[in-house]
Context: one part of a larger RNA
RNA sequence: AGCAUAUGGAGGAUGCCUUGGCACGAGAAGUCGAUGAAGGACGUGGUAAGCUGCGAUAAGCUCCGGGGAGGGGCAAACACCCUUUGAUCCGGAGAUCUCCGAAUCGGGCAACCGUCCCGCGCAAGCGGGAACCCUCUGCUGAACACAUAGGCAGGGAGGAGACAACGGAGGGAACUGAAACAUCUAAGUACCUCCUGGAAAAGAAAGCAAUAGCGAUUUCCUCAGUAGCGGCGAGCGAACGGGAAACAGCCUAAACCUGCGGCAUGUCAAGCCUGCGUGCGUUGUGCCGUAGGGGUAGUGGGACAGAACCGGGCUCUGAUGCAGCAGAGUCGGGAAGUGAGCAAGCAUUAUCUUAGUCGAAGCGGUCUGGAAAGUCCGGCCAUAGAAGGUGAUAGCCCUGUAAGCGAAAAGAUAAUGCCUUCCUCGGUUUUGCACCCAAGUACUGCGGGACACGUGAAAUCCCGUGGGAAUCUCGGUCGACCAUGACCCAAGGCUAAAUACUCUCUCGUGACCGAUAGUGAACUAGUACCGUGAGGGAAAGGUGAAAAGUACCCCAGGCGGGGAGUGAAAUAGGACCUGAAACCGUAUGCUU
Numbered sequence: 001a002g003c004a005u006a007u008g009g010a011g012g013a014u015g016c017c018u019u020g021g022c023a024c025g026a027g028a029a030g031u032c033g034a035u036g037a038a039g040g041a042c043g044u045g046g047u048a049a050g051c052u053g054c055g056a057u058a059a060g061c062u063c064c065g066g067g068g069a070g071g072g073g074c075a076a077a078c079a080c081c082c083u084u085u086g087a088u089c090c091g092g093a094g095a096u097c098u099c100c101g102a103a104u105c106g107g108g109c110a111a112c113c114g115u116c117c118c119g120c121g122c123a124a125g126c127g128g129g130a131a132c133c134c135u136c137u138g139c140u141g142a143a144c145a146c147a148u149a150g151g152c153a154g155g156g157a158g159g160a161g162a163c164a165a166c167g168g169a170g171g172g173a174a175c176u177g178a179a180a181c182a183u184c185u186a187a188g189u190a191c192c193u194c195c196u197g198g199a200a201a202a203g204a205a206a207g208c209a210a211u212a213g214c215g216a217u218u219u220c221c222u223c224a225g226u227a228g229c230g231g232c233g234a235g236c237g238a239a240c241g242g243g244a245a246a247c248a249g250c251c252u253a254a255a256c257c258u259g260c261g262g263c264a265u266g267u268c269a270a271g272c273c274u275g276c277g278u279g280c281g282u283u284g285u286g287c288c289g290u291a292g293g294g295g296u297a298g299u300g301g302g303a304c305a306g307a308a309c310c311g312g313g314c315u316c317u318g319a320u321g322c323a324g325c326a327g328a329g330u331c332g333g334g335a336a337g338u339g340a341g342c343a344a345g346c347a348u349u350a351u352c353u354u355a356g357u358c359g360a361a362g363c364g365g366u367c368u369g370g371a372a373a374g375u376c377c378g379g380c381c382a383u384a385g386a387a388g389g390u391g392a393u394a395g396c397c398c399u400g401u402a403a404g405c406g407a408a409a410a411g412a413u414a415a416u417g418c419c420u421u422c423c424u425c426g427g428u429u430u431u432g433c434a435c436c437c438a439a440g441u442a443c444u445g446c447g448g449g450a451c452a453c454g455u456g457a458a459a460u461c462c463c464g465u466g467g468g469a470a471u472c473u474c475g476g477u478c479g480a481c482c483a484u485g486a487c488c489c490a491a492g493g494c495u496a497a498a499u500a501c502u503c504u505c506u507c508g509u510g511a512c513c514g515a516u517a518g519u520g521a522a523c524u525a526g527u528a529c530c531g532u533g534a535g536g537g538a539a540a541g542g543u544g545a546a547a548a549g550u551a552c553c554c555c556a557g558g559c560g561g562g563g564a565g566u567g568a569a570a571u572a573g574g575a576c577c578u579g580a581a582a583c584c585g586u587a588u589g590c591u592u
Base pairs, nucleotide, nucleotide: 001591002590003589004588005587006586007585008584009583015577016542017541020513021512022510023509024508025507026506027505028504029502030501031162032161039100040099041098042055043054044053046078047077050074051073061094062093063092064091065090066089070082071081072080105114106113107112115130116129117128118127119126120125132159133158134156135155136154137153138152139151140150166197167195168194169193170192171191177184181231207214208213218245219244220243221242222241228236229235249494250493251492252438256293257292258291259290260289261288262287263286264285265284271280272279273324274323275322276321277320278319298472300437301436302435304432305431306430307429308428309427310426312331313330314329315328316327317326318325332424333423334422335421336420337419345418346417347416348415349414350413351412352411353410354409356405357404363378364377365376367374379396380395381385387399388398389397443467444466445465446464447463448462449461450460453479475488476487477486478485529536530535549576552563553562554561555560
């Protein structure tokens, strides 16, 4: 020195464990913010560095409810306190809430600096106000006479900012694939911006279809990888129809009538609802604007004029009396409703949410053991044998579980009532008339985009640019176009549900992980650390049932160790469960 055996050191694999994650399901919720958010800075404890809580009233203050013996967070210790006059703790409602931050009195290198006005105070100082935009009201007021712009003041729980995904819109790649690459693809994806909502968007046919018919939208299954599109390459890829989920329909514009305002015109006889009689005397007509009525359709609808049928009462107005007609109000009757079609609330009741509460079996003995929940013998409960804990494996020890019960306060949902709105003044049918039925629109030349559809025979939809109709005997569509036929009625608007998602809360589940795994993060983790910055980004779990965490003696500067003691175990001693390997020793044997 090598090999072997034994025994150690070092190391932290493996096994076991789980406080943490991951993925789903069901339900809830789907916002917060100038009444100052989200997120922070700095403070705040008797001792206090970190985390947590809180805010100069600062690990807290008040009230209401629950609960019932301990408590002063993680987190020990000492000191000092609180508490059956009910603390700590849990829930609801409030008070306080420094400074920064949309940050909003001005400034600024965020958490700092500086100013004005009002009130109070001897003062130090304290309280309140002072950004911009929008909107409403009032006052003022240019060029320019009226006016307008502008300015000033006051009112506004108006806006601003944050926020995971889902949604709509405006912009919009490349890698890649095509085995290269340019049309094409990737893809209207990623990404940027704007705007919402609890969903959004879409939506009540100028739609589909095909000689038969359907009847708003949305989503799913199918049709179907079909018809098609395509350097007919790579690839892209419908619709009709059928079956389901869910179902809901409405309001304007115009014609016509009326009120008000403006402009124009008209003038003493027109006019004042009609008839007759009596009265009055700036009332009429046209256009524009505005408000109310009217009206909303494709078996075309409506306006206007007339006719027929059905239909309650009373009061007032239309100069006046009578008759009629028109309008307004009221009683009665009817309908609907906050969920769109018009819109705001209140009360009661029920259910639920935000604390809780009750809850069976008294298990007894035996053996092993440090410990019984294990073994054996014998009982009991069960609308409860889910689960977790307890010194090993517990239906009957604890927390619970099943079945029940429960709210002073706040919130949610539903029902009912009050209430509100609408109709009753109209409705239906019919005749006439030809007044209306959404215009720089439809359509179209050119250039683009979207449609599964790449310009193609290219319809349909949208945009830019230049032209530019019709009003029902109108107009659009039916995949060039024409005829015939069929279907529909554009150029205004609203609309629940079925659908999408999960930052968040509750409950539950797992042929999901088990500390190099599972979130980056089981632990003071987006921490330490790195970077000027944007940003990057860790490592790190386990004594024991219980600290019972080794009094005392010895060696010793300390670390550490030897006894003694605790414990079932100390080769469980805090560098602590198990404790593999590389690596390093010691002892013995063999070989050289």

Large-subunit ribosomal RNA, domain I from a Pseudomonadota bacterium, 592 nucleotides, folded computationally. Model confidence (mean pLDDT): 80 of 100. Taxonomically the source falls in Pseudomonadota (Bacteria, Pseudomonadati). Rfam family: Bacterial large subunit ribosomal RNA.